[in-house]
Molecule: small-subunit ribosomal RNA
Organism: uncultured delta proteobacterium
């Protein structure tokens, strides 16, 4: 830092996806050790059990028991002492407001930052000052009695205090009054002095006897310490106030009555509507009030280059909460987690009367959940509470346990070792790879294991002792300091170290198609499956599953989830809006934003400096401590912020003044479909009246509906009515836009030009708001000629609710009022300034020149075209910008769902404005490119049409195909480009098919092993349909060695076996090769250069021309290649050479070129010549060429053939051949017999023969070319009616044969008929081939004599030696030809021409096609699934309003009664009488839960219903894309 994905390819826009980092994580597989951290994110769900807040006897009174001992005893017990002033409880003090937990609530002064408090308080602590006097009455505990199941309670009696109360005193404090002084920000504050008033206290312990009192030792005395009271100050903590900051929502726009302010009072520690009374009517809000949703906030954390975005676990600061709701009490502090009261829900106990409880403390349990730990040890350390202290308490905390949850570190060994072992995998079978990897050899000892040694965390406190000092009357006591000794460790079997033994105990996970590092085999066969995106899988899967190998990370690795990043994809940094999403339809204008030149002042913004703060931790830097690191410690920097002070004055703001260029006003002039109202004109249409006139008119592609003999259409005259204004008329004019068009008048808006004067920034834009706003539509009332939705009819059509036609209502018109939308478009908001030009046009002005006009130059304002720079993805824009800048507004953020639903609002309605989500897809889109296509265009060609000739389609037959049938009718070919095709020839064979019989190393090939001498080979006979089986007999060959009559080994052959053979079995969509087709069409490309961001373009387009991309010219192209043409073959003319088997002019000769002779001619076959637009004329651009002519055998490619570019059709062929893969292997191989491929209701293709007289039949007669021939062609002769047979010459061929050419010509006959046409079919008899003609051959003869009388729709071939017609030959082949391939004979007609049909080429155009129109694609309906809306209603929640009722409690208030302290009186005392408090009671205000009612909001469900989305092969049509067939 980017990458993949829209397309055939390209550029752009734009979304989706990936690679990175992180986590309180979870899940899957795996798991050696240690250190440091972290660990209920869900149910603020419910909790068993234990612990988490107590302590003080030096504040106080009282005070056990068990047990032991002693004594007594009536043997039941009793007394005393110790236990012990202990336990437990009580009064009292301090602490339970800290520490610990959680994040429900809270959008708020809750939090953060900065300030204020002159509006406050602060227990314990520190400092300072002063004090601490005199009294009193109770009460718990305890005892007695009673109630209750319990919890607990009631009554009577006794008692203490640092508990409570009264009085005294008052330095200072507070209150009130006035005075002085000083400070100050509104108000006021501080200080000083005076007067008056108000309010305090408590003792405890140790020691001592100096003082005092009693008298020898105590205390009410002294002293020390602690405590107490008042005041001031400090420190710390807290309260309150202010500014700024702090999520989403306007589909929440108005909210608020204690509400906002004032006065007075109350209340509070304190300000304040905090509360109350009265007065005023304010307060907040578009810079978002109020409402709704969500949420603890911050330091920080994660990410990021940063700006930002997300987040708020652990640690730290603040807040809030403690089962839910309410309330107060106590207290310095609470409206109180482990306190109280009340209400509610829940749980538990109960004797049913009543009670008890609150883990969001630490552990732990259940539940929930994908998911989160031990009912551990210790107060040794740190910290906290109490205490004088010892000490006690402390689930804070320190430790340990569990968990790879995270970060960090270490290990699982090191060296050497090639026969590259075995084995696995792959293989082209050679080998490669795992791989120095292993084994083997030599070493080391981290971790884990065992044994032993063994730190630091410990400082203190206390006790005892010593020394010094302070206090003091004191040598006492106490305190402080120093010092000595003793005492304290949960962790802990600690860390660390040493030794022992041993390579021993310690590697997995994911991935390997691209992105993205890493490839092969097997299995599977759109199945199973994978997938983050694109996408893999339908028989050769690097994408599924397994294996081998590889890549990455590593005690972890992957997956899932979430956040940031990449994403400049919300754009401040840093995006856009002509066509991709996006400029409001247009204007006026409010708030707001922005704003010309100049001077002075100011200092809000701005800039600089200083100071304070920005907690600690964290991040960063530097050091240090754990072996290192993580981790920890110290120091620094940073913290971009806020506040205060000082300074500067350029810019912005503010203020005072000036200016004229922006803007405006006045004056003059002309232009204009600008607007409104009123009037008026002619043409045309229609209707009506009248005339003329007669049968049609009208309408269409063609028709019909329609009108017309009741007189239409046509025509003439007249009248009426409504609407619109031809020509002028013009990318001309005007207007903000919509829009505006006959003429005249009135009223009226705006712009332009000119020259001067004036005002003096008065300007630009413009959220809301207001106004205007085509057509259609709506309301009321008119009007209504033409046109004309709806509707009716006629056509068209498969249908036609359309297009076409005939009618025709709303409407179109007017007035008034609504609607408020359009492709309201320049798809381009407004303003200002700047930036080459050229050329039109409209309205003004100026100048030169002219008598004047025209013309020319120049300037301002509009309106067009072309174009430079620049911009743009491109197209394009380009002084009328889409260029360069600034200002303001509006709008956009993937496609669909959807401009839809719901809500709100406007509207009479139709509907408008505002405006989502669920769900779904990986695209949707823009511009341009190359093709293809078009019922687009232009040019051109072709037997493409036309002009002609002859056919097919009808008949019969042949042949092929489909279908059907069959045991089988083998297989393939199937639009053109399958169908007389593979097949140049199925009776057997062929043959691949069927039935039956047989065979298994095989019919055929190669190799190996073993055997084999009567071996190979020949083979009578028997069985059998044959194949084949059995088998007498006969009987070899080659090479080597040896003791050469001979033996033995090998080859060949055979037998047995193993490898293998074999397959016309499958896949032509795995292939090669070959072939068809477009098409013998003129095209298809390349190099370099140039243009374009690019795909690509150019060249190859253009003007001519050609059969041709053939050639010429032009040209940012210049050249080249494959094609075209030519070169090749045949043919047409000719020359030379040659002259047999060919030929015969001359000379002989013959039946005959038969023979002699000859090679002139024909011919043959080799080499040449010739034709090239060469010549002439015309034309054309002086070209290419074209036209005409001459000459020539031939003239513009002379005719024909071979030759087939790049490519297309997954065209055809695995059954010619070759071949990958798969399949069969006693069969899907091989052999054989018979059958089938020849079937037959039918349909199609290709042909043959005909339908006749241009003919048939008969007789006679003439002329070819090209071929073939020895398993052959076969002459002549004989036989047969004939097919043919017999005999037999010649010929391996210019020699002989096939071989007769036929049509033709001459003559005769037939005479228009189903015939003397036609020959099918059938009967009979034969011939030939062949082992064999039944299924199933060809031919001959005799007989038979069908359909057919020229062929519907439709369709084929052919342009000259062609069509048509006539015969001949050949391949295949034993035989079989109407087919095929060739050959010659006779031999036409027509082509005006390119409008149309078909095919093709080039250029151009449109395109939503690219599998390319056999394309793409829309909507309804039917089916399945999904989410959403509506819905009678129903359920729940929330808050609001009104009312009822109202617990506890504060406050206020009331009356009666009773009575401590205290007061008064009486009484000797005890006490009595009167007064007299709290508590209790009543009432009132407020008020929680509760209830009733109303309306609201939100959520769930809901029969039914609505549209939407999705879904390989459903239905109906064909709306869109081409002029998409009606743009």
């Nucleotide at each position: 830092a980017g990458a993949g994905u829209u397309u055939g390819a390209u550029c752009c826009u734009g979304g989706c996806u990936c690679a990175g980092a992180a986590c309180g994580a979870a899940c899957g597989c795996u798991g050696g050790c240690g250190g440091c951290g972290u660990g209920c994110c869900u149910a603020a769900c419910a909790c068993a059990u234990g612990c988490a807040a107590g302590u003080c006897g030096a504040a106080c009174g009282a005070g056990a028991a068990a047990u032991u001992c002693u004594g007594a005893u009536u043997c039941g017990u009793c007394a005393g002492a110790a236990g012990a002033g202990u336990a437990a409880a009580g009064u009292g003090g301090c602490a339970g407001a800290c520490g610990g937990g959680u994040g429900a609530g809270u959008a708020a002064c809750a939090u953060g930052u900065a300030g204020g408090u002159a509006a406050u308080u602060u227990a314990c602590c520190c400092u300072u000052a002063a004090g601490a006097a005199a009294g009193g009455a109770a009460u718990a505990a305890c005892c007695c009695a009673c109630c209750g199941a319990a919890a607990g309670g009631u009554g009577g009696g006794c008692u203490a205090a640092u508990a409570c109360c009264u009085u005294a005193u008052a330095a200072g404090a507070c209150c009130a009054a006035g005075a002085a002084u000083u400070c100050u920000u509104u108000g006021g504050g501080g200080u000083u002095a005076u007067u008056g008033g108000u309010a305090a206290a408590a003792g405890a312990u140790g020691g001592c006897c100096u003082c005092u009192a009693u008298u020898u030792a105590u205390a009410c005395g002294c002293u020390a310490u602690c405590g107490c009271u008042u005041a001031a100050g400090g420190a710390u903590g807290a309260g309150c106030c202010u500014a700024c900051a702090u999520c989403c929502u306007a589909u929440u726009a108005g909210u608020u009555a204690g509400u906002u302010g004032g006065u007075a009072a109350g209340g509070u520690a304190a300000u304040g509507g905090c509360u109350u009374a009265c007065c005023a009517a304010g307060a907040c809000a578009a810079a978002g009030a109020u409402g709704g949703g969500u949420a603890g906030c911050u330091g920080g954390u994660c990410u990021g280059a940063g700006a930002g975005g997300a987040u708020g676990a652990u640690c730290a600061g603040c807040c809030a909460c403690a089962c839910u709701g309410g309330a107060a009490c106590u207290g310095a502090g609470a409206c109180a987690c482990g306190g109280u009261c009340c209400a509610g829900a829940c749980u538990c106990c109960u004797a049913c009367g009543g009670g008890a409880g609150g883990c969001a403390g630490c552990a732990g349990u259940g539940a929930g959940g994908a998911a989160u730990a031990u009912u551990g040890c210790g107060c040794a350390a740190u910290g906290g509470g109490g205490g004088a202290a010892a000490c006690c308490c402390u689930g804070a905390c320190g430790c340990a346990g569990c968990a790879a949850c995270g970060c960090c570190g270490c290990g699982u060994g090191a060296g050497u070792g090639a026969g590259g072992a075995a084995g696995g995998c792959c293989u082209u079978c050679g080998g490669g790879u795992c791989g120095u990897a292993a084994a083997g050899c030599u070493c080391u000892g981290u971790c884990a294991g065992g044994u032993g040694u063994g730190a630091a965390g410990a400082a203190g406190u206390g006790a005892a002792g010593u020394a010094a000092a302070a206090c003091g009357a004191a040598u006492a006591a106490u305190u402080u300091u120093a010092u000595u000794u003793c005492u304290u460790g949960a962790c802990g079997u600690u860390a660390a170290c040493a030794c022992c033994a041993a390579a021993g105990g310690a590697a997995g996970c994911a991935c390997c198609g691209g992105c993205u590092a890493a490839c092969u085999c097997c299995g599977u066969g759109c199945c199973a499956g994978c997938a983050g995106c694109c996408g893999c899988g339908g028989u050769a899967a690097u994408a599924c599953g397994g294996a081998g190998g590889g890549u990455g990370c590593a005690a972890g690795c992957g997956u899932u989830g979430u956040u940031c990043g990449g994403a400049a994809u919300u754009a401040c940094u840093g995006g856009g809006c002509g066509u991709a999403a996006a400029g409001a339809g247009c204007g006026u204008g409010u708030a707001g934003g922005c704003g010309g030149u100049u001077u002075g002042g100011u200092a809000a913004g701005u800039u600089g400096a200083a100071c304070g703060u920005g907690a600690a931790a964290g991040u960063c830097c530097c050091a240090g401590g754990c072996u290192u690191a993580a981790c920890c410690u110290g120091g620094g920097a940073a913290g971009u912020g806020c506040a205060u002070u000082c300074a500067a004055a350029a810019c912005u703001g503010c203020u005072a003044g000036a200016c004229u260029u922006g803007a405006g006003u006045a004056c003059g002039a002309g232009a204009g479909a600008g607007g409104a109202a009123g009037g008026u004109g002619g043409a045309a249409u229609u209707u009506c009246c009248a005339g003329u006139g007669u049968a049609g008119a009208g309408g269409u592609g063609a028709a019909a509906u329609u009108c017309g003999u009741a007189g239409a259409u046509a025509u003439u005259g007249g009248a009426a009515a409504g609407a619109a204004c031809a020509c002028c008329g013009g990318u001309g004019g005007c207007g903000a836009a919509g829009g505006c068009g006959g003429c005249c008048u009135u009223c009226u808006g705006g712009a332009u030009c000119g020259a001067u004067a004036c005002u003096g920034a008065c300007g630009c834009u413009g959220a809301g708001a207001c106004g205007c706003g085509a057509a259609a539509g709506c309301g009321u009332g008119g009007g209504g000629a033409g046109c004309g939705a709806a509707c009716a009819g006629g056509a068209u059509u498969a249908g036609a609710u359309a297009c076409c036609c005939u009618g025709g209502u709303a409407g179109u018109c007017c007035a008034c009022g609504c609607c408020g939308u359009a492709a309201a478009c320049g798809a381009u908001g407004g303003g200002u300034a700047c930036u080459a030009g050229g050329u039109g046009u409209a309205g003004g002005g100026g100048g030169u020149g002219u008598u004047g006009a025209u013309c020319c130059c120049u300037u301002c304002u509009g309106u067009g075209c072309c174009g430079u720079a620049g911009c743009u993805a491109a197209c394009g824009c380009a002084u009328u910008a889409a260029g360069u800048a600034c200002c303001c507004c509006g709008c956009c953020u993937g496609g669909g769902g959807a401009g839809u639903a719901c809500g709100g609002u406007c509207g009479c309605a139709a509907g408008g404005c505002u405006a989502a989500a669920a769900c779904u897809c990986a695209a949707a889109g823009g511009a341009a490119u190359u093709g293809a296509c078009g019922g687009g265009g232009g040019c051109c060609c072709g037997c493409a049409c036309a002009a002609g000739c002859g056919g097919u389609g009808g008949a019969g037959c042949a042949u092929g195909u489909g279908g059907u049938u069959u045991a089988a009718u083998u297989c393939g070919a199937u639009g053109c480009a399958a169908c007389g095709c593979g097949a140049a020839g199925a009776a057997c064979c062929u043959u691949a098919c069927c039935u039956g019989g047989g065979u298994u190393u095989g019919a055929c090939a190669u190799g190996c092993u073993a055997g084999c001498g009567g071996u190979a080979g020949c083979g009578a006979a028997c069985c059998g349909a044959a194949a084949g089986g059995u088998a007498a007999g006969c009987g070899a060959u080659c090479c080597g060695c040896c003791u050469u009559u001979g033996g033995u080994g090998g080859a060949a052959a055979c037998u047995a076996g193993c490898a293998c053979a074999g397959g016309u079995g499958c896949u032509g969509c795995a292939u090669g090769g070959c072939u068809g087709u477009c098409g013998u069409c003129a095209g298809c490309u390349c190099g370099u250069g140039u243009c374009g961001u690019g795909a690509g373009a150019u060249g190859u387009u253009g003007g001519g021309u050609u059969a041709a991309g053939u050639c010429c010219c032009g040209u940012a192209a210049c050249g080249a290649g494959c094609g075209c043409a030519a070169c090749c073959c045949c043919u047409a003319u000719u020359u030379u050479u040659a002259g047999u088997u060919g030929c015969u002019a001359c000379c002989a000769u013959u039946u005959a070129g038969u023979u002699g002779a000859g090679c002139a001619c024909u011919c043959u076959a080799a080499a040449g010549a010739a034709a090239c637009u060469a010549c002439c004329g015309g034309u054309g651009u002086u070209a290419a060429g074209c036209c005409g002519g001459g000459g020539g055998a031939a003239g513009g490619u002379g005719g024909g053939g071979a030759u087939g570019a790049c490519g297309u059709c997954a065209a055809g062929u695995c059954c010619u051949c070759a071949u990958g893969g798969c399949c069969c292997u006693u069969a899907u191989g091989c052999c054989c017999a018979g059958g089938g491929c020849u079937a037959c209701a039918c349909a199609c293709g290709u042909g043959c023969u005909a339908c006749a007289a241009u003919g048939g039949u008969c007789u006679g007669u003439a002329c070819a070319a090209a071929g073939g021939g020895c398993a052959g062609c076969c002459a002549a002769c004989c036989u047969g009616c004939g097919a043919a047979g017999g005999c037999g010459a010649g010929c391996u061929a210019a020699u002989c044969c096939c071989a007769a050419a036929a049509a033709g010509c001459a003559g005769a006959u037939c005479u228009c008929a189903g015939u003397u046409c036609g020959g099918a079919u059938u009967g009979g008899a034969g011939u030939c081939u062949g082992c064999a003609a039944c299924u199933c051959g060809a031919c001959u003869c005799c007989a038979u004599g069908a359909a057919g009388g020229a062929g519907g729709a439709a369709u084929c071939g052919c342009u000259a030696g062609u069509a048509a017609u006539c015969g001949c030959a050949g391949a295949u082949c034993a035989g079989c030809a109407u087919g095929c391939u060739g050959c010659g004979g006779u031999g036409a007609a027509u082509a005006c021409g390119u409008u149309c049909c078909c095919g093709g080429g080039c250029c151009u155009u449109g395109u939503a096609c690219a599998c390319a129109c056999c394309g793409c694609c829309c909507g309804u309906c039917a089916c399945a699934c999904c989410a959403c809306g509506a819905a009678a209603g129903u359920u729940a929640a929330u808050g609001a309003u009104a009312c009822c009722a109202g617990a506890a409690g504060u406050c206020a208030u009331c009356a009666a009664g009773a009575u401590a302290a205290c007061c008064u009186g009486c009484u000797u005392u005890u006490g009595c009488a009167g007064g007299g408090a709290a508590g209790g009671g009543g009432u009132g205000c407020c008020u929680a839960a509760g209830g009733u009612a109303u309306g609201a909001u939100u959520a769930g469900c809901g029969a039914u219903u609505g549209g939407g989305g999705u879904g390989a092969a459903g239905u109906c049509g064909u709306a869109a894309c081409a002029a998409g067939g009606u743009a």